[in-house]
RNA sequence: AGCUCAUCCAGAGGGGCAGAGGGAACGGCCCGUUGAAGCCCCGGCAACCAUCCGAUCGGUACACCCAUGUGCGUCGCACGCGGGGCCGCCGCCGGACUGGUGCCAAAUCCGGCCUGCGGGGACCUCCCGCGGGGAAGAUGAGGA
Repeated sequence: AGCUCAUCCAGAGGGGCAGAGGGAACGGCCCGUUGAAGCCCCGGCAACCAUCCGAUCGGUACACCCAUGUGCGUCGCACGCGGGGCCGCCGCCGGACUGGUGCCAAAUCCGGCCUGCGGGGACCUCCCGCGGGGAAGAUGAGGA
């Protein structure tokens, strides 16, 4: 790089260096010499993964408890059905924010492809507004 899954209308910026671009690409529309990209420092947001904590519900199930069957055999042994089930484990929920990432203009800034509704204009493939899905992208996790 490519694959799978989840999420993407919430949230969170100061300083230093630097010096013209940036918002993925394209079309718009924006941001930018009152300082863009990039690098560094500090701070913050969030809660995807790991970790820790808590509660409760569901699942599972060792011990154990209840009830009970069959066979052999003779008052024991073996094998089972059913119900419950502390601790534990798994899932759900909530929290902490220690570690791994991520993020800190605008909904992923908006749009394209398909489609629903309303309005305009006049038959149409046009324009405007509000939605749904998709494509593309971003981030995380997973696996090879």